[in-house]
RNA sequence: GUCCCAUCACGAGCGGCUGAGAGACCUGGCUCGACGACGCCGCAGCAACCCCCCUCCCACGAGGGUGCGGGUGCUCAUGCCAGGACCGAUGGAGC
Numbered sequence: 001g002u003c004c005c006a007u008c009a010c011g012a013g014c015g016g017c018u019g020a021g022a023g024a025c026c027u028g029g030c031u032c033g034a035c036g037a038c039g040c041c042g043c044a045g046c047a048a049c050c051c052c053c054c055u056c057c058c059a060c061g062a063g064g065g066u067g068c069g070g071g072u073g074c075u076c077a078u079g080c081c082a083g084g085a086c087c088g089a090u091g092g093a094g095c
Base pairs, nucleotide, nucleotide: 001095002094004092005091006090007089008088013043014042015041016040017039021032022031023030025084026083027082028081029080044075045074046073049071050070051069052065053064054063055062056061079087
């Protein structure tokens, strides 16, 4: 990168740097933002997709558990809302 599967109304913020737009894209709305948003870094936290543990199963797989630990992810508002489109994001398996 591609393809498939699952999830996307629960939950969880402080500090430093930066400095103007940001909330993926289009239209409309709404929200956040010089009382510093968005972004980056650090720390903290949330959650439980994978690792891990238990049970059933020949197996594939299914159900459950823990959060001490490892790989990710996430921490304004339902993916902010409605409509749209080869929609998007995250995790996992394959190539």
Molecule: SAM riboswitch aptamer (S box leader)
Organism: Actinotalea bogoriensis 69B4 = DSM 16987